[in-house]
Molecule: transfer RNA
Organism: Methanimicrococcus blatticola
RNA sequence: GCAUUGAUGGUCUAGUGGCUAUGACUGCGGCCUUCCAAGCCGCAAACCCGGGUUCGAAUCCCGGUCGAUGCA
Numbered sequence: 001g002c003a004u005u006g007a008u009g010g011u012c013u014a015g016u017g018g019c020u021a022u023g024a025c026u027g028c029g030g031c032c033u034u035c036c037a038a039g040c041c042g043c044a045a046a047c048c049c050g051g052g053u054u055c056g057a058a059u060c061c062c063g064g065u066c067g068a069u070g071c072a
Stems, first nucleotide, its partner, number of pairs: 001071007010025003018055001027043005048064005
C1' cells in the first nucleotide's frame, strides 16, 4: 500500500430496515434477614465520527478514525 472484518451503557453481549434498542455483571433504591451474604423487585446508564439511500437506518451504501487478520 491492497483486501477482509470489527466498533452498541462503567464491563461483556444480543439485535438480517419498523414498538419504549436485549440480557448479564457492576452501581443506586426497596423487600427479605437480628445483622451480613444469598435471593426477589425496581431504577440509572449505550448504537465510534461525518455524509448518503429510504416514509423509516444500530442494521444498507460512501468516506474518516481506531483495532484484528491476510497478502505484498